[in-house]
RNA sequence: GUUUCAGGGCGAGGUGAAAAUCCUCACUGGCGGUAAGCGCGGCGGCUUCGGCCCCCGUAAGCCCGCGACCCUGGGCGCUGCGGCGCCCAGGCUGAUUCGGUGAAAAUCCGAGGCCAACGGUUACAGUCCGGAUGGAAGAGGC
Numbered sequence: 001g002u003u004u005c006a007g008g009g010c011g012a013g014g015u016g017a018a019a020a021u022c023c024u025c026a027c028u029g030g031c032g033g034u035a036a037g038c039g040c041g042g043c044g045g046c047u048u049c050g051g052c053c054c055c056c057g058u059a060a061g062c063c064c065g066c067g068a069c070c071c072u073g074g075g076c077g078c079u080g081c082g083g084c085g086c087c088c089a090g091g092c093u094g095a096u097u098c099g100g101u102g103a104a105a106a107u108c109c110g111a112g113g114c115c116a117a118c119g120g121u122u123a124c125a126g127u128c129c130g131g132a133u134g135g136a137a138g139a140g141g142c
Base pairs, nucleotide, nucleotide: 001142002141003140004139005138011025012024013023014022026127027126028116029115030066031065032064033063037058038057039056041055042054044053045052046051061114062113070091071090072089073088074087075086076085077084078083096112097111098110099109100108118130119129120128
């Protein structure tokens, strides 16, 4: 440079005129990093043959950072003059405790808790519909 890929989840019951939105139970967890776990990965090293070390892969929704959504400003374009679109810059951006082991754990093991943009909807949505056949953190191929 080019190309491909890049988000999961409401099942049952209750109330009601109406709820996949409320209540009880259920279910889901983007991307990069970190890592004491795990690996029937290594034509790496050492070994008293038990294993150890090194490398590689993998391992967190709530630890660090990023993305989507949203807001503001600037530029450009369109306009039915209300706004709308694209690009750039900035902003905003959720949630974890206790116990165990240990030299060391917000990552392991156990238990409990908590979080989840905007617009829509006969009634309030992480799970339905929509912007979105979009955008994108990034990952792989050539």

FMN riboswitch aptamer (RFN element) from uncultured Adlercreutzia sp., 142 nucleotides, folded computationally. Lineage of the source: Bacteria > Bacillati > Eggerthellales > Eggerthellaceae > Adlercreutzia. The prediction has a mean pLDDT of 80.